[in-house]
RNA sequence: CCGGUAAGAUGCCAAACCAUCCGUGAGGAUGGGACGGAAAGCCAAGGAUCUCUGAAAUACUCAAAAGAGACAGCCUGGUUGCAAAG
Numbered sequence: 001c002c003g004g005u006a007a008g009a010u011g012c013c014a015a016a017c018c019a020u021c022c023g024u025g026a027g028g029a030u031g032g033g034a035c036g037g038a039a040a041g042c043c044a045a046g047g048a049u050c051u052c053u054g055a056a057a058u059a060c061u062c063a064a065a066a067g068a069g070a071c072a073g074c075c076u077g078g079u080u081g082c083a084a085a086g
Stems, first nucleotide, its partner, number of pairs: 002086001012037002017032006035073001041079003045076003049070005
């Protein structure tokens, strides 16, 4: 420098749920808490899923195109990184 799990070691992150706060909402932040994770570190570029607008009609109900968002612990992709064997 490359590489990246058969075992071991140092550690790391934190689902659901609860509390408080923010948001129309999906959801997010902080604290508690652990279902799990070798990138469950970071990135919204492409999809999927979800939210809002679209939405008015003679009444109820229900959409589409399009636009704006959420989501990285859904997938693809980009990028950075730790220990061992080699």
c-di-GMP-I riboswitch aptamer from Marinobacter sp. F3R11, 86 nucleotides, folded computationally. Lineage of the source: Bacteria > Pseudomonadati > Pseudomonadales > Marinobacteraceae > Marinobacter. The coordinates come from a structure-prediction model, not an experiment, and the mean pLDDT is 78. The sequence was found by an Rfam model in a public genome assembly. Rfam family: c-di-GMP-I riboswitch aptamer. Rfam's curators write: GEMM was predicted in a large-scale screen for bacterial structured RNA regulatory elements. Of the family's consensus pairs, 95% are formed in the model.